The prediction has a mean pLDDT of 83. Predicted 3D model of a 494-nucleotide part of an RNA (large-subunit ribosomal RNA, domain I) from a Parvibaculaceae bacterium.
[in-house]
Context: one part of a larger RNA
RNA sequence: GGCAUUUGGUGAAUGCCUUGGCGCUGAGAGGCGAUGAAGGACGUGGUACGCUGCGAUAUGCCGUGGGGAGCUGCGAACAAGCUUUGAUCCGCGGAUUUCCGAAUGGGGAAACCCACAGCUUCGGCUGUAUCCUGCACUGAAUCCAUAGGUGCUGGAGGCGAACCCGGGGAACUGAAACAUCUAAGUACCCGGAGGAAAGGACAUCAACCGAGACUCCGCUAGUAGUGGCGAGCGAACGCGGACCAGGCCUGUGCCUGUUGCAAUCAAACCGGAAGCGUCUGGAAAGGCGCGCCUUAGUGGGUGAUAGCCCCGUACGGGUAAAGCUUGCAGCAGGACUUGAGUAGGGCGGGACACGUGCAAUCCUGUCCGAACAUGGGAGGACCACCUUCCAAGCCUAAGUACUCCUCAGCGACCGAUAGUGAACCAGUACCGUGAGGGAAAGGUGAAAAGCACCCCGACGAGGGGAGUGAAACAGUUCCUGAAACCGAAUGCCU
Numbered sequence: 001g002g003c004a005u006u007u008g009g010u011g012a013a014u015g016c017c018u019u020g021g022c023g024c025u026g027a028g029a030g031g032c033g034a035u036g037a038a039g040g041a042c043g044u045g046g047u048a049c050g051c052u053g054c055g056a057u058a059u060g061c062c063g064u065g066g067g068g069a070g071c072u073g074c075g076a077a078c079a080a081g082c083u084u085u086g087a088u089c090c091g092c093g094g095a096u097u098u099c100c101g102a103a104u105g106g107g108g109a110a111a112c113c114c115a116c117a118g119c120u121u122c123g124g125c126u127g128u129a130u131c132c133u134g135c136a137c138u139g140a141a142u143c144c145a146u147a148g149g150u151g152c153u154g155g156a157g158g159c160g161a162a163c164c165c166g167g168g169g170a171a172c173u174g175a176a177a178c179a180u181c182u183a184a185g186u187a188c189c190c191g192g193a194g195g196a197a198a199g200g201a202c203a204u205c206a207a208c209c210g211a212g213a214c215u216c217c218g219c220u221a222g223u224a225g226u227g228g229c230g231a232g233c234g235a236a237c238g239c240g241g242a243c244c245a246g247g248c249c250u251g252u253g254c255c256u257g258u259u260g261c262a263a264u265c266a267a268a269c270c271g272g273a274a275g276c277g278u279c280u281g282g283a284a285a286g287g288c289g290c291g292c293c294u295u296a297g298u299g300g301g302u303g304a305u306a307g308c309c310c311c312g313u314a315c316g317g318g319u320a321a322a323g324c325u326u327g328c329a330g331c332a333g334g335a336c337u338u339g340a341g342u343a344g345g346g347c348g349g350g351a352c353a354c355g356u357g358c359a360a361u362c363c364u365g366u367c368c369g370a371a372c373a374u375g376g377g378a379g380g381a382c383c384a385c386c387u388u389c390c391a392a393g394c395c396u397a398a399g400u401a402c403u404c405c406u407c408a409g410c411g412a413c414c415g416a417u418a419g420u421g422a423a424c425c426a427g428u429a430c431c432g433u434g435a436g437g438g439a440a441a442g443g444u445g446a447a448a449a450g451c452a453c454c455c456c457g458a459c460g461a462g463g464g465g466a467g468u469g470a471a472a473c474a475g476u477u478c479c480u481g482a483a484a485c486c487g488a489a490u491g492c493c494u
Base pairs, nucleotide, nucleotide: 001493002492003491004490005489006488007487008486009485015479016443017442020414021413022411023410024409025408026407027406028405029403030402031159032158039100040099041098042055043054044053046078047077049075050074051073061094062093063092064091065090066089070082071081072080105114106113107112115128116127117126118125119124130156131155132154134152135151136150137149138148163194164192165191166190167189168188174181178228204211205210215242216241217240218239219238225233226232246395247394248393249339254334255333256332257331258330259329260328261327262326263325265323269317270316271315275290276289277288278287279286291308292307293297299311300310301309344368345367346366347365348364349363350362351361354380375390376389377388378387379386430437431436450478453465454464455463456462
């Protein structure tokens, strides 16, 4: 030095576990905001810091309902206290709520700086942004007026996950290149609204039979078409379902808001059956024996696997005030006057599955421009006959879409390199001027019983005894503890 066996160190795989995730179902809720939101800064405790809660009334104050013995949130303890005169805690309602932030008195490098006016118990309190609507007063050039100005009433502003409507609107890509085309009216930007939105009560379809608003789903059908007839795009009629609802134009109607009355519903919470013995073991819920309950044998916990130990579960009960929903009544407000610069036409575009095509239909930038029910539109150029409907006014639930959020539940979903980026004080640490990027990190034990005391050592680190424990090769770098890698012992070989 090699090989083999044994025994350690290091290391963290694996197994088991789950407080966290992921996906869905059923209900609810679908908004918050000038009565100052979302989100923050700074404070606030007996004790330094962080999280949570709260706001100078500051880990809280008041009322009310519940509840019944402990409590002063967590890391995390100590001190000092509170509580059957009912605390802590839970539901509901109220008070307080610094400063920033739409931020709104002016400014500003957010959480800061600087004002004016009125009132004042002299501590302080209140008001003062902009825009829109309405009303009143005032008021130029310019006589009347108008613009403008001032005051007051009411409203708006900002935030929020997706869903929705409208205004704008790409490119990569595909066409095996590329320009029409496609991607796609997608992504993205802007405006606006609601719990849904939009649409909606035939100037619709159909085909000589008839149907009867709108929306959504399954077919029709990858059909008819469209298309450098390439790549592709792609209906409708009709049928079957979901759901059903029609109204109005000055009013006894519709929609919205608000007030009152009545009914109803929910949250906290309460009751809630039935098991003992023995064996093994550190521990019984396990084995054995004999019982019991069940409208409850879903589930979780307890020193191993518990229907009968605990929390629960089935089932039953429960309420002050405030609130939700529904109905009725009252009050207030809104839109609409039977639809002309409209229908239609020319030119240029856009939308329709339909790329200008024989291109109907819808929208309109521009120029023209009817009829008036003895009338007009449509039936895919156009004309006639026929059929059908009545535009240029308004409202309308349900069926449909979505889930930031609440409650209940489910899973041939994950189980710490998985599952959210995040099971852990994570959008943190850290990186970047910034937009932005973005981790790693779970497990002692049933219970801290977390090693008193002694020894070596530097009053260390670390270790050896002793003790606890079922176990310490469970000692906080703590369950299990593979491999790589590094030792030691023994044997054999060189």